[in-house]
RNA sequence: GAUGAACGCUAGCGGCAGGCCUAAUACAUGCAAGUCGAACGGUAAGGCUCCUUCGGGAGUACACGAGUGGCGGACGGGGGCGUAACGCGUAUGCAACAUACCUUUCAACGGGGGGUAUUCCGGGGAAACCCGGAUUAAUGCCCCAUGGCAUAUUUGAUCGCAUGGUUGAAUAAUUAAAACUUCGGUGUUGAAAGAUUGGCAUGCGUGACAUUAGUUAGUUGGCGAGGUAAUGGCUCACCAAGACAACGAUGUCUAGCUGGUCUGAGAGGAUGAUCAGCCACACUGGGACUGAGACACGGACCAGACUCCUACGGGAGGCAGCAGUAGGGAAUAUUGGUCAAUGGAGGAGACUCUGAACCAGCCAUGCCGCGUGCAGGAAGACGGCCUUAUGGGUUGUAAACUGCUUUUGACAGGGAAGAAAACGGCUAUGCGUAGCUAACUGACGGUACCUGUAGAAUAAGGACCGGCUAACUCCGUGCCAGCAGCCGCGGUAAUACGGAGGGUCCAAGCGUUGUCCGGAUUAUUGGGUUUAAAGGGUGCGUAGGUGGCUUUUUAAGUCAGUGGUGAAAUUUUGCAGCUUAACUGUAUAAAGUGCCAUUGAUACUGGAAAGCUUGAGUAUCGUUGAGGCAGGCGGAAUUUAUGGUGUAGCGGUGAAAUGCAUAGAUACCAUAAAGAACACCGAUAGCGAAGGCAGCUUGCUAAACGAUAACUGACACUAAUGCACGAAAGCGUGGGUAGCGAACAGGAUUAGAUACCCUGGUAGUCCACGCCGUAAACGAUGCUCACUCGAUGUAUGCGAUACACUGUAUGCGUCCAAGCGAAAGCGUUAAGUGAGCCACCUGGGGAGUACGCUCGCAAGAGUGAAACUCAAAGGAAUUGACGGGGGUCCGCACAAGCGGUGGAGCAUGUGGUUUAAUUCGAUGAUACGCGAGGAACCUUACCUGGGCUCGAAUGUGAGCGCAAGGACCAGAGAUGGUCUGUUCUUCGGAUAGGAAGCAAGGUGCUGCAUGGCUGUCGUCAGCUCGUGCCGUGAGGUGUUGGGUUAAGUCCCGCAACGAGCGCAACCCCUAUUCUUAGUUGCCAGCACAUAAUGGCGGGGACUCUAAGAAGACUGCCUGCGCAAGCAGAGAGGAAGGAGGGGACGACGUCAAGUCAUCAUGGCCCUUACGUCCAGGGCUACACACGUGCUACAAUGGUUGGUACAAAGGGCAGCGAUCCUGCGAAGGUGAGCGAAUCCCUUAAAGCCGGCCUCAGUUCGGAUUGGAGUCUGCAGCUCGACUGCAUGAAGCCGGAAUCGCUAGUAAUGGCGCAUCAGAACGGCGCCGUGAAUACGUUCCCGGGCCUUGUACACACCGCCCGUCACAUCACGAAAGUGGGCUGUACUAGAAAUCGCCGAGCUAACCGCAAGGAGGCAGGCGCUCAAGGUAUGGCUCAUGAUUGGGGUGAAG
Repeated sequence: GAUGAACGCUAGCGGCAGGCCUAAUACAUGCAAGUCGAACGGUAAGGCUCCUUCGGGAGUACACGAGUGGCGGACGGGGGCGUAACGCGUAUGCAACAUACCUUUCAACGGGGGGUAUUCCGGGGAAACCCGGAUUAAUGCCCCAUGGCAUAUUUGAUCGCAUGGUUGAAUAAUUAAAACUUCGGUGUUGAAAGAUUGGCAUGCGUGACAUUAGUUAGUUGGCGAGGUAAUGGCUCACCAAGACAACGAUGUCUAGCUGGUCUGAGAGGAUGAUCAGCCACACUGGGACUGAGACACGGACCAGACUCCUACGGGAGGCAGCAGUAGGGAAUAUUGGUCAAUGGAGGAGACUCUGAACCAGCCAUGCCGCGUGCAGGAAGACGGCCUUAUGGGUUGUAAACUGCUUUUGACAGGGAAGAAAACGGCUAUGCGUAGCUAACUGACGGUACCUGUAGAAUAAGGACCGGCUAACUCCGUGCCAGCAGCCGCGGUAAUACGGAGGGUCCAAGCGUUGUCCGGAUUAUUGGGUUUAAAGGGUGCGUAGGUGGCUUUUUAAGUCAGUGGUGAAAUUUUGCAGCUUAACUGUAUAAAGUGCCAUUGAUACUGGAAAGCUUGAGUAUCGUUGAGGCAGGCGGAAUUUAUGGUGUAGCGGUGAAAUGCAUAGAUACCAUAAAGAACACCGAUAGCGAAGGCAGCUUGCUAAACGAUAACUGACACUAAUGCACGAAAGCGUGGGUAGCGAACAGGAUUAGAUACCCUGGUAGUCCACGCCGUAAACGAUGCUCACUCGAUGUAUGCGAUACACUGUAUGCGUCCAAGCGAAAGCGUUAAGUGAGCCACCUGGGGAGUACGCUCGCAAGAGUGAAACUCAAAGGAAUUGACGGGGGUCCGCACAAGCGGUGGAGCAUGUGGUUUAAUUCGAUGAUACGCGAGGAACCUUACCUGGGCUCGAAUGUGAGCGCAAGGACCAGAGAUGGUCUGUUCUUCGGAUAGGAAGCAAGGUGCUGCAUGGCUGUCGUCAGCUCGUGCCGUGAGGUGUUGGGUUAAGUCCCGCAACGAGCGCAACCCCUAUUCUUAGUUGCCAGCACAUAAUGGCGGGGACUCUAAGAAGACUGCCUGCGCAAGCAGAGAGGAAGGAGGGGACGACGUCAAGUCAUCAUGGCCCUUACGUCCAGGGCUACACACGUGCUACAAUGGUUGGUACAAAGGGCAGCGAUCCUGCGAAGGUGAGCGAAUCCCUUAAAGCCGGCCUCAGUUCGGAUUGGAGUCUGCAGCUCGACUGCAUGAAGCCGGAAUCGCUAGUAAUGGCGCAUCAGAACGGCGCCGUGAAUACGUUCCCGGGCCUUGUACACACCGCCCGUCACAUCACGAAAGUGGGCUGUACUAGAAAUCGCCGAGCUAACCGCAAGGAGGCAGGCGCUCAAGGUAUGGCUCAUGAUUGGGGUGAAG
């Protein structure tokens, strides 16, 4: 795009078309083929006339039932069963034929006869119908005559295309007719011709399957006969053995064919409704009759199935005609009108008949047309929807409103065309006939159409809106419900589901479904085959296809002209008719690409003839090689045997063991035997068609190449079917067997180990003969020929004697130009450009499977599907990620060390458990002394109970002075009740509270809706961009490479050149010096005071404080290096190669963490999920884990004395001093908002004393008393003090953590939070090590490279079994159908043949009888049926086999 469509929703009108695609299933009822009285005998009904006993009768050139007869029922109408065929289409032929009615021509229509239906009478039967007797007619039937261009025989002429045709003459025989009449004719018979219609034959074309390869006995042909309208095995007798088939016979399945229709640019593909042509069919099967024509839809006979009637004896029927019914189905209409027109049958005609036809009815089934208004109208109305919500947007000029119009519809009025004839009349006319003329005839239909009236009045829906594909938002839902053509959407913000608003596309329709065509997706036009599907394993060669140069000829192909045909309709074009269109008409229009005939052309192809040498082959002379086959020979090695020497192991592995060995192994020597394979040469080499071929040598044999140009003269190329060869494994028979070695055994390994490793070892490997016939049989690249730049290596020839060099030929390789290719790549050895031939491919899976067939001893091979299922499978390349890949580099990563954790007790966090609650979050690294820098109340979010409801808090706030505040009472308190009623003032007021209203509140959910902040990779060195260049592209290059660095740090090189974020530096602290400043800090010198002290005067020197500056840059030297840079315990320097430390964290990753800091979208709660209060809980405790503290002791504990910090903090504070207490602390309260005063004695250390290895003078848990402090309050549940008690623990399993120097370890001090409550956190200073060979390994990371089937990226992907569910398929003892073959049987009706004793009108005969006919019988053929046995196919079958698909087994 299309549709004979169906379904869903919707629906105003008209025109034109179409309407059982399924059950060729069964059919009730009505109708669909009759007509003619001008063929006939007649008169049942009716009309008219007459008569009448009113019952009826007679007549009728009105008419007509039934009957005889004629013509027509072979047309028209229907559906498509069968048919793969001369059925259809197309083009021819019939010298091999027929043709009623019609036309033309010629001739004729003479004579005669016998019956029969009807009717009447009688009879049988339920009926259908039948029988007997009598009478009768014809255009019915019969006989005779006549006749020819009919038939037969003889003969002549002429023609053609083979058989033959046409025509003349003669002879003999046979064969015709019908009447009616108005006398005009009509009709009839014979012959010839025409027209029409048919019959037959032939060329070409016209489905699928080869998993159908052979078929055929009337089969193929001949002679003769029969039969037919006619040819012919059409039939029969005889003879011959043919005929068809790979160019697809036969078989099976499917199917009416065509003009056309749909699609497509075309070529094609699909289709064959309506209309038209042909065919075949008429309940199924068979056979005939009649007839011009049938083997006959509405005729007959027989058989069968089915239905109906029946009195049970018998009968009847055939809608695939029009309506209609049932059934089937997703689905397809009225039991309508009329013969008015067109057409048909009959008739002289009037006319009759006509479900043909013309009309109407039903159906949006399709095509076409029209309408449902038009113009104005902005407050851009109301409402809806959306929103960033006092607003805006959109629906939307849409509505309202104003004006206008009136198609359609309604009503009223008018109102067609289609109709002109026939007939009749008149005229002309010899007859057909022609002309003129009066009248009659309309189903549709009072329809189309026209006019008028009123009035916007009567008239819009459907689908869609994620992409393809035009059209977007909100709400609901929450992997549910659902959508979906493909991709896919839906798991709480869905443009994809459902609804709404809006929009888009069509529109009386719109969508959905089915089907067909359209893609270079079957490729003739017009595809491919290295890797995506696809080159046969290789050769030889048959058919076939294709084929070198020249000349002549032919004209089959080819090309051109002409003629015929190619039905009409359809299609195209022009014009025309319906108001337009659809539709229809018309054309002396086009097209119909076809077929046939004919004439010409001759370049090319083909045929014929002749020649040529360049393709191909031969010859001669050489060369080469693991080419093949057969024989002979050889040495090394291995194993075994024997002998000898010799002694305890050997062997084997990652390590072992099995195994061998004191019965003497292994090892070494000698001798012997056996089988297999041939080191070095050896190669990126050679040979062969492929498989393949390797010691040496002999024989036989094949090939390639070179040179010569002697010979042949296209002999060529390819190759379906076929034939041959064909690795390894395997099979058969017979040998052989050293080594190796499937199976097998043992030993190991392992979770297991039916493996990898080891020890053995059978088939096999070897030989001969025979099978198999497959391989990643690979260059994943068929063979042959020609053409198209180069470079380089190599093998073998030749030129030419040569190691050089160069040319040339044939091979084997590498790299590249053009070109090709999706790219990788190929590139004279093509995957380039062309020619020829063969093979093969057409999404993945199912499956190279099943079934069938062929081959094979078997294994199996070859050929080779479908159901079902998926939306992919696949190729090449790219970027990442990954690898028990490679290279390289780094890191407390390992190693080397030091100290810990894991064991104990306690602290603290977590899990778990418990609980009314034990609030919540954090969960590998990157949670767990984390949020929390501090839970007794508060905090607090949890629980229990008691309260409040515009609320606990904040803002605004009329008004008030009843307010706030205070006191008392009740209560656990919140709260409630009662009483009281402030202060200041510059006199304005202020202070404080505050009703209603407006804004509540939520630590409720979602960190996977978010912002912000943070962790981690990682302080790792990376991550990118612009322009250019390369690539079809993804992308690459830069950023890779060579060095170097802590560093993508720098240098060099380079199709790259630059740049950005990172690195580094800039900032802070610290280490040195200097300058400045000198109080609260300092005190060298001077001076004062004191028992003593920078206490005081002074001082700025020093320390220090805090501002500034200097300093370090590989700057210098040496060596190495192109450079960057590196090395040197170098010099100098306080510091040396980043001096040390901090802050600082690229692009990004982990949907990492946080909605409970805060903020925030959405959702949720609103007398509660808000809020107030009391008490409780977060502190529970069988247990498990993390992080710490204290220890286990002598490098220690304890005790006495004694030395040296830094950094901090302090007014609700630090608190000196003095007093009290053993002490925690209490009392007192100087000083200090602090370089001034206080916290504040630092401790380890050092000098002494004691302890002496013990569960202790170690260790301090736990517990009992007693106290101190904070605080409203220490019971749940604080810290501290003193006395008493004195647990575990004697250095910690597997495992595991931190640290590279002022570090680890160790010692104390301070601070934040805080009323109080650190073993935690954050800081500070003191003391102060050991070790690093090195980068193999573990972990993590960077760069380059490689492989990849991964991309959620190896925590990836993914294979098979099993279990379960389900689907289709195969096998299966069989079972049941369908179709069909063969053999036999059977044999209705019927044709034909024979018989015909029965019956018998026409003719012959005087008669008897005969001829002829009929009944009947028999025979040939044959349908249904039966029996037996095969084949094909379908369905089904316990069980069984694999396959597909399924949720997280």